[in-house]
Context: one part of a larger RNA
């Protein structure tokens, strides 16, 4: 575009796809078989590996926006304190978010028709025959069950509800992320916590700066578990989501 009025949200599933796995240990049981060596089916319970999917609570990794430490050197006028450059100047840690080696779950059980195979009855053929008529069991294989997608499934499905036209409702614009290459998704726009900022809180680093004081000095110690803290959790309109403005209108083909 279309699905023959428009509009919001709920579904159904024709139709496609993902999935399908293997091993070990115990028990039945040293039981049946076997002279013995040896050693079971059936069944029953644990665990493991691979694979795959989620997810960040532990374990860790990253973490160049957080804290510290420390060398050279420049600069703030000295001192102290600070900043800048040197791979993030080098080094120890580390929030979120990301992510595996972590974490949880999966591949279960059943059903129906089957393959090969294995029967029942049974005749052409007085017998035999699983087959010809007819009935059966029987596989990781095949449909279903399971997950996902899914009505452009044009055969365009179904159910609710709103609108009788400045409408229902949509969208521009903004403020953003759980989303994102853009679009688009989704959370809001003052009848508001979207963002940011603030206030408190976690969470990290590890005890600021300053002043005292103890030493000749590096440096110790007290105030001080302190100071400072990203993306994190909360509360609060301090700030920015402002004024509007479009598009939408024929119960008919």
């Nucleotide at each position: 575009c279309g699905c023959a009025a428009g509009a919001g949200a709920u579904u159904u599933g024709a139709g496609g796809g993902g999935u399908u796995c293997a091993u070990u240990u115990u028990c039945u049981a040293g039981u049946a078989c076997g002279a013995g060596a040896g050693g079971a089916c059936c069944g029953a319970a644990a665990a493991u590996g691979a694979c795959g999917a989620a997810c960040c609570u532990c374990u860790g990794g990253u973490g160049u926006u957080c804290c510290g430490g420390u060398u050279g050197u420049c600069a703030c006028g000295u001192c102290a304190g600070u900043g800048g450059c040197a791979c993030c100047g080098c080094c120890g840690g580390g929030u979120a978010g990301c992510u595996a080696a972590g974490u949880u779950c999966g591949g279960a059980a059943u059903a129906g028709a089957u393959a090969a195979g294995c029967g029942c009855u049974g005749a052409a053929g007085g017998c035999a025959u699983c087959u010809a008529a007819g009935c059966g069991c029987c596989a990781a294989g095949c449909u279903a069950c399971u997950c996902c997608c899914a009505a452009g499934a044009u055969a365009a499905g179904a159910u609710c509800u709103c609108u009788a036209u400045a409408a229902a409702g949509g969208a521009u614009c903004c403020u953003g992320g759980u989303a994102g290459a853009c679009c688009a998704c989704c959370a809001g726009g003052u009848u508001g916590a979207u963002a940011g900022g603030c206030u408190g809180g976690a969470u990290g680093u590890g005890u600021a700066a300053g002043c005292g004081u103890a030493g000749u000095g590096a440096u110790g110690c007290g105030c001080u578990c302190a100071g400072c803290u990203a993306a994190c959790c909360a509360g609060u309109a301090c700030u920015a989501a402002u004024g509007a403005u479009c598009c939408g209108u024929u119960a008919g083909g």

This is a predicted structure of a 253-nucleotide part of an RNA (large-subunit ribosomal RNA, domain VI) from an Opitutales bacterium. NCBI's taxonomy places the organism under Bacteria, Pseudomonadati, Verrucomicrobiota, Opitutia, Opitutales.